[in-house]
Molecule: transfer RNA
Organism: Candidatus Microgenomatia bacterium
RNA sequence: GCCUGGAUAGUUUAAUGGCAAAACACAUUCUUGGUAAGAAUGAGACUGAGGGUUCGAUUCCCUCUCCGGGCU
Numbered sequence: 001g002c003c004u005g006g007a008u009a010g011u012u013u014a015a016u017g018g019c020a021a022a023a024c025a026c027a028u029u030c031u032u033g034g035u036a037a038g039a040a041u042g043a044g045a046c047u048g049a050g051g052g053u054u055c056g057a058u059u060c061c062c063u064c065u066c067c068g069g070g071c072u
Base pairs, nucleotide, nucleotide: 001071002070003069004068005067006066007065010024011023012022013021018055026042027041028040029039030038048064049063050062051061052060
């Protein structure tokens, strides 16, 4: 330099154009003599940045940034 995969909650992952979901973690409550475990409820991401297409974009297109892989 070229090709390719990825970036979504504190972490790990879903969501193939129409209200962004789950697990763990976190908070509150219940349970216990007390913890752990367990149960119930709740908060938490305007989806890496900027544009474009569209009535509507996490999703499609372009550029950039960062991370991984391959070729030279």